[in-house]
RNA sequence: AAAAUAGACGACUAGGGUUCCGGCUUGAUUCAGCGACGUCUGAAUGAGUGACUGGUCCGAGAGUUGUCGACCUUCAGAGUGAAGGUUACACGGAGGGAUAAAAGCCCGGGAGGU
Numbered sequence: 001a002a003a004a005u006a007g008a009c010g011a012c013u014a015g016g017g018u019u020c021c022g023g024c025u026u027g028a029u030u031c032a033g034c035g036a037c038g039u040c041u042g043a044a045u046g047a048g049u050g051a052c053u054g055g056u057c058c059g060a061g062a063g064u065u066g067u068c069g070a071c072c073u074u075c076a077g078a079g080u081g082a083a084g085g086u087u088a089c090a091c092g093g094a095g096g097g098a099u100a101a102a103a104g105c106c107c108g109g110g111a112g113g114u
Base pairs, nucleotide, nucleotide: 007068008067009066010065011064012063015058016057020055021054022052023049024048025047026046028045029044030043031042032041033040034038069087070086071085072084073083074082075081076080089109091112095107096106097105
């Protein structure tokens, strides 16, 4: 100076939005309620709202954890098996893409930087 590799999957979390549920706001209609007959209360249906902590949902290469895989050592042994160990490190846009939507999702351990 150059190149390559740095496994797969599950569960969860940080984070993320808004299909669905719930919450909240609001209009009209209908129905119901009553010490109060109301500019009242409640329910159903419509619309809006994620500057709603929520349930569902999405969710990390550089978060956690587990399983499998790979490799190494030792022992036994010939069908291979058992035990132990290793699996490190990791700065990062802009832009684009999917889904209802967004994102530490995907492009992507990418461009670039050290």

Predicted 3D model of a 114-nucleotide RNA (Guanidine-I riboswitch aptamer) from a Gammaproteobacteria bacterium. Lineage of the source: Bacteria > Pseudomonadati > Pseudomonadota > Gammaproteobacteria. Model confidence (mean pLDDT): 77 of 100.